[in-house]
c-di-GMP-I riboswitch aptamer from Pirellula sp., 93 nucleotides, folded computationally. NCBI's taxonomy places the organism under Bacteria, Pseudomonadati, Planctomycetia, Pirellulaceae, Pirellula. Its mean pLDDT, the model's own confidence on a scale to 100, is 85.
RNA sequence: UCCUCGAAAAGGCAAACCGGUGGAAACGCCGGGACGCAAAGCUAGGGGACGGCGAAUCGAGUUUUUCGGUUUGACGUCAGCCCGGCCGCCGAA
Numbered sequence: 001u002c003c004u005c006g007a008a009a010a011g012g013c014a015a016a017c018c019g020g021u022g023g024a025a026a027c028g029c030c031g032g033g034a035c036g037c038a039a040a041g042c043u044a045g046g047g048g049a050c051g052g053c054g055a056a057u058c059g060a061g062u063u064u065u066u067c068g069g070u071u072u073g074a075c076g077u078c079a080g081c082c083c084g085g086c087c088g089c090c091g092a093a
Base pairs, nucleotide, nucleotide: 005091006090012037013036017032018031019030020029021028022027035080041086042085043084045083046082047081048078049077050076051075053073054072055071056070057069058068059067060066
């Protein structure tokens, strides 16, 4: 010095919830607030979850068509669900 790793200290982030605001929604942003976090920094590439819409199919009601389940398509959201990619503070064992 690097990798693994995560003691200490400094510094950092901020779940739920509340207020404001944008969005049809998932959810985002700002302020408050701290459950937690050593990448809880960035990135929707893979899996997954979520939102509304369409299609196929099944069931119930009904015969205007409505509601629900399953599968699926594109679109959108989530990085504090997992994997991958990029970058990075401190330094004991």